A computed fold for a 254-nucleotide part of an RNA from Marinilabilia salmonicolor, annotated as large-subunit ribosomal RNA, domain VI. The source organism's lineage runs through Bacteria, Pseudomonadati, Bacteroidia, Marinilabiliales and Marinilabilia. The sequence was found in a public genome assembly.
[in-house]
Context: one part of a larger RNA
RNA sequence: CGUAGGAAAUUUGAGAGACCCUGUCAUUAGUACGAGAGGACCGUGAUGGACAGACCACUGGUGCAUCAGUUGUUCCGCCAGGAGCAUCGCUGAGUAGCUAAGUCUGGAAGGGAUAAGUGCUGAAAGCAUCUAAGCACGAAGCCUGUCUCAAGAUAAGAUUUCCAUAUAAGGGGCGUUGCAGACGACGACGUUGAUAGGCUGCAGGUGUAAAUACGGUGACGUAUGUAGCCGAGCAGUACUAAUUACCCAAAACU
Numbered sequence: 001c002g003u004a005g006g007a008a009a010u011u012u013g014a015g016a017g018a019c020c021c022u023g024u025c026a027u028u029a030g031u032a033c034g035a036g037a038g039g040a041c042c043g044u045g046a047u048g049g050a051c052a053g054a055c056c057a058c059u060g061g062u063g064c065a066u067c068a069g070u071u072g073u074u075c076c077g078c079c080a081g082g083a084g085c086a087u088c089g090c091u092g093a094g095u096a097g098c099u100a101a102g103u104c105u106g107g108a109a110g111g112g113a114u115a116a117g118u119g120c121u122g123a124a125a126g127c128a129u130c131u132a133a134g135c136a137c138g139a140a141g142c143c144u145g146u147c148u149c150a151a152g153a154u155a156a157g158a159u160u161u162c163c164a165u166a167u168a169a170g171g172g173g174c175g176u177u178g179c180a181g182a183c184g185a186c187g188a189c190g191u192u193g194a195u196a197g198g199c200u201g202c203a204g205g206u207g208u209a210a211a212u213a214c215g216g217u218g219a220c221g222u223a224u225g226u227a228g229c230c231g232a233g234c235a236g237u238a239c240u241a242a243u244u245a246c247c248c249a250a251a252a253c254u
Stems, first nucleotide, its partner, number of pairs: 001152001005163007015149004021049007033038001051106005059100004066093005071086006110144003117137004170248003174190005195241003198237005204230003211224005
C1' cells in the first nucleotide's frame, strides 16, 4: 500500500515445512516343519540404542550484587569490628534463571490408490490363459493420517461483535515493566491500580552474627541462639513511581 467504510476478536485451510530409523527379549511354541540336528511365519507384550522436541519436580553443573571460612597487604586513630586490592585473592556451600549427563514425549495405528508380484472370472483361439472387457489382493515407497506455519491464497476467504450523532469504535505515543527482547515487535499494567521498586511474611541458602556474660595463663571454647545475614522465588501491602494532558482515526450504493 492492497484486500472498495473503519475496527476488535475468533477462525477455515489453498499451499509450504517437519517427522519418517532400528535392535533385543518374552509369549504364541520347542508348536507347524523335519529321520534327527534344528526350528519358524502370523499375532501379542516388554525393554533398549541413536535421533528429535519440550521441560527443570528428581540427579547434577553453573550460579562474578548470596552466606561462611581464610592468607598477604593498605586503610577506617588504636582494640574489637569492618572495607578495598590480590584470577570472583583462595577455599567450602548455594536460591532463581539457564542447562544435560537428568525427566517426559515422539516415529505409529488406521484409510485410499498403486509397484513388482499373487489371483478370480474370461474370450480372441470350442482347450488353455491374471487381461483383451470386468473384478479382488499386494510395500518402509505415493496420497492422507500426526505436528508446525499459513488469506499478499491479488481467486486477498469465513464468523461474531463494536463505531458512524465528528472525532466515534479503536489505535499510537508517554510511563511502570516482563518468563518477551539486538532494535522494532510481542505480553502485563497505568490510581476503578499489585506493573516495577520498597516494606512485611513465607519458601530457600549459608550455618549459629555482633555485643555481653562465663570458663581457660593463652590460642580459644560455651551460653544468650537453629542465631545473624541473604540476588533473582511465592504471597500480601498503595509507602514510592505508573499524573494531567497529547496525536491519529470513517466511505460507497440505493